RNA sequence: AGAAUUUAUACGGGAGAGACUACAUUUGUAGCGCCGAAGGAGCAACCACCCCGGAAACUCUCAGGCAAAAGGACCGUACAUAUUAA
Repeated sequence: AGAAUUUAUACGGGAGAGACUACAUUUGUAGCGCCGAAGGAGCAACCACCCCGGAAACUCUCAGGCAAAAGGACCGUACAUAUUAA
């Protein structure tokens, strides 16, 4: 130099569900019906254990979303940071 893992950035891919109704008007408010893959919360296999616990793509739907746009867990590539073994 490079490998593995953590975090960040850039690019690409990226699902689901009413272009609903009413009022107001310029993207608002309210009502009902829905969605889960931002975030959040809950439990669990499992891990850890002196105490405190950790933990999902499962569950809930507080938040968010239901034309487009934006966002989007996760995946790939590039590049940097930190840690670890050889």

Glycine riboswitch aptamer from Pelagibacteraceae bacterium AG-470-G21, 86 nucleotides, folded computationally.
Of the family's consensus pairs, 90% are formed in the model.
Its mean pLDDT, the model's own confidence on a scale to 100, is 79.
Its Rfam family is "Glycine riboswitch aptamer". Rfam's curators write: This family represents the bacterial glycine riboswitch. Its family is annotated with glycine biosynthetic process in the Gene Ontology.
Lineage of the source: Bacteria > Pseudomonadati > Alphaproteobacteria > Candidatus Pelagibacterales > Candidatus Pelagibacteraceae.